[in-house]
Context: one part of a larger RNA
RNA sequence: GUCUGCGAGUCAGUGAUGCGUGGCGAGCGUAAGCCGUGUGGCGUACGCGUAGCGAAGGCGAGUCCGAAUAGGGCGUCUCAGUCGCGUGUCCUGGACCCGAAGCGGGAUGAUCUAGCCCUGGGCAGGCUGAAGCGCGGGUAAGACCGCGUGGAGGGCCGUACCCACCUGGGUUGAAAACCGGGGGGAUGACCUGGGGCUAGGGGUGAAAGGCCAAUCAAAUUCCGUGAUAGCUGGUUCUCUCCGAAAUGCAUUUGGGUGCAGCGUCGUGUGAUUACCUGCGGGGGGUAGAGCUACCGGAUGCCCGCGGGCCCGUACCGGGUACCAAUGGCAACCGAACUCCGAAUACCCGUCAGGCGUAUCACGGCAGUGACUCAGCGGGGGAUAAGCUUCGUUGUGGAAAGGGAAACAGCCCAGAUCGUCGUCUAAGGUCCCCAAGCGCGUGCUAAGUGGGAAAGGAUGUGGAGUCGCAUAGACAGCCAGGAGGUUGGCUCAGAAGCAGCCACCCUUGAAAGAGUGCGUAACAGCUCACUGGUCUAGUGGUUCCGCGCCGACAAUGUAGCGGGGCUCAAGCACGCCACCGAAGACGCGGCAGCGUCAAAUUUGUUUUGAUGUUGGGUAGGAGAGCGUCCCGUGCGGGGCGAAGCGGCCGCGUGAGCGAGCCGUGGAUUGCACGGGAGUGAGAAUGCAGAC
Numbered sequence: 001g002u003c004u005g006c007g008a009g010u011c012a013g014u015g016a017u018g019c020g021u022g023g024c025g026a027g028c029g030u031a032a033g034c035c036g037u038g039u040g041g042c043g044u045a046c047g048c049g050u051a052g053c054g055a056a057g058g059c060g061a062g063u064c065c066g067a068a069u070a071g072g073g074c075g076u077c078u079c080a081g082u083c084g085c086g087u088g089u090c091c092u093g094g095a096c097c098c099g100a101a102g103c104g105g106g107a108u109g110a111u112c113u114a115g116c117c118c119u120g121g122g123c124a125g126g127c128u129g130a131a132g133c134g135c136g137g138g139u140a141a142g143a144c145c146g147c148g149u150g151g152a153g154g155g156c157c158g159u160a161c162c163c164a165c166c167u168g169g170g171u172u173g174a175a176a177a178c179c180g181g182g183g184g185g186a187u188g189a190c191c192u193g194g195g196g197c198u199a200g201g202g203g204u205g206a207a208a209g210g211c212c213a214a215u216c217a218a219a220u221u222c223c224g225u226g227a228u229a230g231c232u233g234g235u236u237c238u239c240u241c242c243g244a245a246a247u248g249c250a251u252u253u254g255g256g257u258g259c260a261g262c263g264u265c266g267u268g269u270g271a272u273u274a275c276c277u278g279c280g281g282g283g284g285g286u287a288g289a290g291c292u293a294c295c296g297g298a299u300g301c302c303c304g305c306g307g308g309c310c311c312g313u314a315c316c317g318g319g320u321a322c323c324a325a326u327g328g329c330a331a332c333c334g335a336a337c338u339c340c341g342a343a344u345a346c347c348c349g350u351c352a353g354g355c356g357u358a359u360c361a362c363g364g365c366a367g368u369g370a371c372u373c374a375g376c377g378g379g380g381g382a383u384a385a386g387c388u389u390c391g392u393u394g395u396g397g398a399a400a401g402g403g404a405a406a407c408a409g410c411c412c413a414g415a416u417c418g419u420c421g422u423c424u425a426a427g428g429u430c431c432c433c434a435a436g437c438g439c440g441u442g443c444u445a446a447g448u449g450g451g452a453a454a455g456g457a458u459g460u461g462g463a464g465u466c467g468c469a470u471a472g473a474c475a476g477c478c479a480g481g482a483g484g485u486u487g488g489c490u491c492a493g494a495a496g497c498a499g500c501c502a503c504c505c506u507u508g509a510a511a512g513a514g515u516g517c518g519u520a521a522c523a524g525c526u527c528a529c530u531g532g533u534c535u536a537g538u539g540g541u542u543c544c545g546c547g548c549c550g551a552c553a554a555u556g557u558a559g560c561g562g563g564g565c566u567c568a569a570g571c572a573c574g575c576c577a578c579c580g581a582a583g584a585c586g587c588g589g590c591a592g593c594g595u596c597a598a599a600u601u602u603g604u605u606u607u608g609a610u611g612u613u614g615g616g617u618a619g620g621a622g623a624g625c626g627u628c629c630c631g632u633g634c635g636g637g638g639c640g641a642a643g644c645g646g647c648c649g650c651g652u653g654a655g656c657g658a659g660c661c662g663u664g665g666a667u668u669g670c671a672c673g674g675g676a677g678u679g680a681g682a683a684u685g686c687a688g689a690c
């Protein structure tokens, strides 16, 4: 891992409360017990009901508070209960099952290990050479020095022995701590044999929370014990109808719970009450807008109260290009500003239409109380986030189908079943790939389409507007572009052209006290401006459409799903046709709910017609299938029961066949009723087998 078996809402209570059904009924029932063996009879203590109110005495259709025949509270008038059986749920119990870490009590442990006690044992070999002592030196005597002797030491090197610092291996090991190579101690606080002592909030500990039998921040074992678990996991057959929530308030509350909200079932109501649209009537202060309409903010200009600075000063005063109140003019800003003010939304109605019970009330049972994304309106954040938090609508959640290449939350659309029929939605119609390489008019040249900004540009199409132009424009070419004058100043120089100031006059068709290059300064080239030549348009600016640049990433094209596409298979506008879904329609079947009709054992059930409905998690309600056992009735079976293997058939499904063949060798089926150890794929489920 697979297979087989086992494996989870049970039982109890003279408990509580609903529903179904039955007996009796203003009553109903017994309990213990007795007689007894018939699920028989007796038993009326007691319980519930028939009256309430008050704390109570108590009173009573009333009573309590109160002085009250004020008032008010709870009652009466509205009156059915009770006892069984079945079933839903709750309570008390282990209470659907499995699961802690732990807590308490009694025992068992020091053959491991920690410390201690008693009694034994062990430590090759080598090195060093303390004290003391002797002799010699030395001294007044000493101290002291030297040479010997001596053999001290938690001394030195190093076996046994003990330890475990480094490294390699081992890591489903040879081994639940080992092996190899090195390492530390090795006469000591040393190592070790045997015997003993200390026990669980206790021991022992040169102290690491270490060790106390492979277990230690409280050993092991049995019991309390099915501890508790607002937590995790699991919870077994079928079909039918309906179908949520992830919100509010509260909570030692936040992943729990109570009440409300939303679901379902029953009963009542059955009033247009609810919902949608129209009509009519309302209030509002949002969007927007506005502000000499307030409160605040804030820019420019004008006037300049006042201030600063300077001058002046005995006092008075004067200047100012600085700041600047109030006021004026102009242009603005504001969630907590408003002279104004929508669209929607919301409320109301002796109204109308639509939709049909969807409304409301009471009662049984719930689940939910972690939400998610998208559009719109806001707050937080950075006008970030698949971010966060509200409001509102939708989807997902609990929704399959078609589209978006793929893609819970987007677009279309809500799947009862069958059908080799039809029409459409979104989206599409060159091929992959169903349907137009459809029609008309334009645009795009960038593969733009098929990713992107500020910004940039004689891309290109369209629409305006302002100039110049046959009295000849624009561009090109030919020619002129002069004189006063080298303007003045400055400067080494400054002559159109470093810089400052001014920017005139003359001739003329025209020519700046000079547009750029250039020179040391001149010179020189050129421009403005003018004539000629040529000939018909040529410049500026604004708006709109589509393009261009801006544009760099890691496996391989890789920013159309691909191929591929250019009067398109791209883009814009218009038109026709077609494809396209589980949508709609046609035909047929099943089921739920309503209406009508007929039959009817008229409690009701069946049949037919017709309308409508049938996605679904949590969850509510209903109807069934199957297993084992019991009762009653009817059956099958050695001429072969059950079971097992196969075939065939039936039912919407759980399933079924007293149909057939084989195997098997003794029990078994159906109907009605009753009772459960009643259905397995999941629980890191349990046991066995492989």
Base pairs, nucleotide, nucleotide: 001690002689003688004687005686006685011093012092013091015090016089017088018087019086020085021084022083023082024081027048028047029046033042034041035040052059053058062074063073064072065071096234097233099231103224104223105222106221107220108219114198115197116196117195118194119193120192121191122190123188125157126156127155128153132149133148134147135146136145137144161185162184163183165182166181167180168179169178200216202212203211204210237624238623239622240621241620242619247260248259249258250257251256261368262367263365264364265363266362267361268360275354276353277352278351279349280348281347282346288340289338290337295334296333297332299330300329301328302327306323307322308320309319310318311317371396373394374393375392376391377390378389379388380387401412402411403410416589417588418587419586421585422584423583427579428578429577430563431562432561436576438575439574440573441572442571443570449565455549456548459546460545461544462543463542464541465540466539467538468537476533477532478531479530480529482506483505484504487501488500489499512527516525517524590614591613592612593611594610595609596608597607598606599605625679627676628675629674630673631672632671633670634669635668636667643663644662645661646660647659648657649656650655

This is a predicted structure of a 690-nucleotide part of an RNA (large-subunit ribosomal RNA, domain II) from Bifidobacterium oedipodis.
Its Rfam family is "Bacterial large subunit ribosomal RNA". Its family is annotated with structural constituent of ribosome and ribosome in the Gene Ontology.
Its mean pLDDT, the model's own confidence on a scale to 100, is 85.